[in-house]
RNA sequence: GGGCCUGUGGUUUAGUGGUUAUAACGCUGCCUUCACGAGGCAGAGGUCUCCGGUUCAAAUCCGGACAGGCCCA
Numbered sequence: 001g002g003g004c005c006u007g008u009g010g011u012u013u014a015g016u017g018g019u020u021a022u023a024a025c026g027c028u029g030c031c032u033u034c035a036c037g038a039g040g041c042a043g044a045g046g047u048c049u050c051c052g053g054u055u056c057a058a059a060u061c062c063g064g065a066c067a068g069g070c071c072c073a
């Protein structure tokens, strides 16, 4: 330098054009316990890597940039 793949709460992840963006773990509070853990209930936490385009409507489609991974030279 070229090709391919990936980017979504703190971490992992579902979502392949439309209804409040999903779940698990973790975190906070309460219940339970002598206490811890386990369990139950509730809550906080995301402007979906960035910019632009298409569309009535974009996390999702298109172009570019950035970051990471694999391969080729």
Stems, first nucleotide, its partner, number of pairs: 001072007010025003018056001027043005049065005
Transfer RNA from a Candidatus Woesearchaeota archaeon, 73 nucleotides, folded computationally. The sequence is in RNAcentral, with records from ENA. Its Rfam family is "tRNA". Gene Ontology term of the family: triplet codon-amino acid adaptor activity.